The prediction has a mean pLDDT of 76. Predicted 3D model of a 148-nucleotide RNA (c-di-AMP riboswitch aptamer (ydaO/yuaA leader)) from Paenibacillus cremeus. NCBI's taxonomy places the organism under Bacteria, Bacillati, Bacillota, Paenibacillaceae, Paenibacillus. Rfam family: c-di-AMP riboswitch aptamer (ydaO/yuaA leader). From the family's description: This family represents a conserved RNA structure found upstream of the ydaO and yuaA genes in Bacillus subtilis and related genes in other bacteria. The ydaO/yuaA element is thought to act as a genetic 'off' switch for the ydaO and yuaA genes in its native state. It is believed that the element may be triggered during osmotic shock leading to activation of ydaO, a predicted amino acid transporter gene, and members of the yuaA-yubG operon which code for KtrA and KtrB K+ transporters. A reference for the family is Barrick et al. (2004), "New RNA motifs suggest an expanded scope for riboswitches in bacterial genetic control", Proc Natl Acad Sci U S A.

RNA sequence: UACAAGAUUAUGCCGAAUACGGUCGUAUAAGGACCGUUACGGGGGACUUCUUAAUGGGGUGAAUGUAUUUUCCGGCUAUUUACCGGAGAGCUAGGGAACCCUCUCCCGAACCCGUCAACUAACCUCGGAGGCUCUGUGGAGGAGAUCU
Numbered sequence: 001u002a003c004a005a006g007a008u009u010a011u012g013c014c015g016a017a018u019a020c021g022g023u024c025g026u027a028u029a030a031g032g033a034c035c036g037u038u039a040c041g042g043g044g045g046a047c048u049u050c051u052u053a054a055u056g057g058g059g060u061g062a063a064u065g066u067a068u069u070u071u072c073c074g075g076c077u078a079u080u081u082a083c084c085g086g087a088g089a090g091c092u093a094g095g096g097a098a099c100c101c102u103c104u105c106c107c108g109a110a111c112c113c114g115u116c117a118a119c120u121a122a123c124c125u126c127g128g129a130g131g132c133u134c135u136g137u138g139g140a141g142g143a144g145a146u147c148u
Base pairs, nucleotide, nucleotide: 005148006147007146008145009144012132013131014130019037020036021035022034023033024032040127041126042125043124044123049118056116057113058112059111060110065091066090071087072086073085074084075083094107095106096105097104100142101141102140103139
């Protein structure tokens, strides 16, 4: 280096969201609170160029769009149909199950700015959370990787 066999490939995953120090407190604790920094992320912001509107516009994020087949509510009408609007269901751009392929399953939200922002050097400024799973037949198979 090649070939063959066996074993492993969950404490992992989504997300930018990791790591460290100090002060207070306390029992030389723990938990906790506060402060500072940090891996890693976001926004604003010239020249230049592009773009155009009021049904305002924009940002983070995968989270956009949707015929009306169908269900419900409201409006119009004397009533029904039809029509208009909204919600639900379904489908869907897109996203997740470490990375690649196949299959399968799941998500397709929420929040923020406040009349204002295209890109953008210098520069300014903000975040640095939360959630799920856990010794299992946990999505499966293949490929790959590591060890013998």